Context: one part of a larger RNA
RNA sequence: CCGUGGUUAAGGAACUAGGCAAAUUGACACCGUAACUUCGGGAUAAGGUGUGCCUCCGAGGUGGAGCUGAACAGGCCGAGCCAGAAGAGGUCGCAGAGAAUAGGGGGUAGCGACUGUUUACCGAAAACACAGGACUGUGCGAAGUCACGAAGACGACGUAUACGGUCUGACGCCUGCCCGGUGCUGGAAGGUUAAGAGGAGAGGUUAGCGCAAGCAAAGCUUUGAAUCGAAGCCCCAGUAAACGGCGGCCGUAACGAUAACGGUCCUAAGGUAGCGAGAUUCCUUGUCGGGUAAGUUCCGACCUGCACGAAUGGCGUAACGACUUCCCCGCUGUCUCAACCAUGGACUCA
Repeated sequence: CCGUGGUUAAGGAACUAGGCAAAUUGACACCGUAACUUCGGGAUAAGGUGUGCCUCCGAGGUGGAGCUGAACAGGCCGAGCCAGAAGAGGUCGCAGAGAAUAGGGGGUAGCGACUGUUUACCGAAAACACAGGACUGUGCGAAGUCACGAAGACGACGUAUACGGUCUGACGCCUGCCCGGUGCUGGAAGGUUAAGAGGAGAGGUUAGCGCAAGCAAAGCUUUGAAUCGAAGCCCCAGUAAACGGCGGCCGUAACGAUAACGGUCCUAAGGUAGCGAGAUUCCUUGUCGGGUAAGUUCCGACCUGCACGAAUGGCGUAACGACUUCCCCGCUGUCUCAACCAUGGACUCA
């Protein structure tokens, strides 16, 4: 000097990103216990008091034998054993749950309802799951899945109160407008359209014809127009708890400011309720209020929402959380500021 423990004057979070770590609390009995609440909780809330030993008194549990009785029913008595409560008196120590094991507490806000699950070896969470909600597919050889487009199997020895997929995520109050785009569902009149059908026509070859140039049947062969051809697409509707989207400019009220009101452009429709500097606010330490002597954090408001918003759910919410934020009480070597002790190393020597 380092590790691990122990103690510490006065102060008591001044430490620090942050009370990290440590300390406090701790058992049992009695008293007492708030807001809020889904009436279950919250709650061991909080906050107090007591606890040894001796003597006296003695509640309680179990219950042999015996008595009564017709009875192995019921009743009476109650030895023994187990626990020794409450109460009264006394007594010792600094200290009686005498050592050890054994919750610190309260308030506020955010997120997630909850118990659970997770990154084996940096993350336990606000992430995942969840009960509940909704949409959608599936009528049974079900849809879906595995498999070689197989047999077969799961689904299920189930049958729409069932099974699969997707989203949301207890509960309470709710969930607005847009179907133009994309998707899905339905429709089938018209347009487009594949293979295939079809075969007009054209080319090659050459019997023949021709003096020649050339023409050219049949066959074989290479092509091939019109016309007829489904679904799909175009088209017409529906559908947003499908993917998604939810405006701009200008003017106006008898101070000023603001604009219930008006005009105009665009759109499929222009963001409703609720919430809002928020896990979302750039400007920003916004402004005001609270808390502090002093507060970029925190709480309450305001609304100018850069860029909230309704099952990619909105807003609340008791209980719960090794979650996150801020404050208070208690407590402390975290600190002012360090000291000493024990022990193991480091170090020196053998």
Model confidence (mean pLDDT): 87 of 100. A computed fold for a 350-nucleotide part of an RNA from a metagenome, annotated as large-subunit ribosomal RNA, domain IV. Rfam family: Bacterial large subunit ribosomal RNA.